Transfer RNA from an Anaerolineae bacterium, 75 nucleotides, folded computationally.
The sequence is in RNAcentral, with records from ENA.
Rfam family: tRNA.
NCBI's taxonomy places the organism under Bacteria, Bacillati, Chloroflexota, Anaerolineae.
Model confidence (mean pLDDT): 80 of 100.

C1' cells in the first nucleotide's frame, strides 16, 4: 500500500431491521446481622465518528479512527 476481523454498561458477553438494547460480575441504596460475609430486594449506567438507504438501524451501505491479523513492494 492491499485484503480480512472487530468496536455495545466499569468488565465480560447477547440483541442481524420492528421500537422500553438485556444478562452476569462490579458499584450505589435498602433491609437481616452484635458486627462483618455471603443470601434477599432494589437504583444508576452502553451502541466508536461522521454521512447515506428506511417508515423504522445495534443490525445494511461509504469514509475515517482505533484493536487484532494476514499479505505484497522498496531501500
Nucleotide at each position: 500500500g492491499c485484503c480480512c476481523u472487530g468496536a455495545u454498561a466499569g468488565u465480560u458477553c447477547a440483541a442481524u431491521g420492528g421500537a422500553u438494547a438485556g444478562a452476569a460480575c462490579a458499584a450505589g441504596g435498602c433491609a437481616c446481622u452484635c458486627c462483618u460475609a455471603a443470601g434477599g430486594c432494589u437504583u444508576a449506567g452502553a451502541u466508536g465518528u461522521a454521512g447515506g438507504u428506511u417508515c423504522g438501524a445495534u443490525u445494511c451501505c461509504u469514509a475515517c479512527u482505533c484493536a487484532g491479523g494476514g499479505c505484497a513492494c522498496a531501500a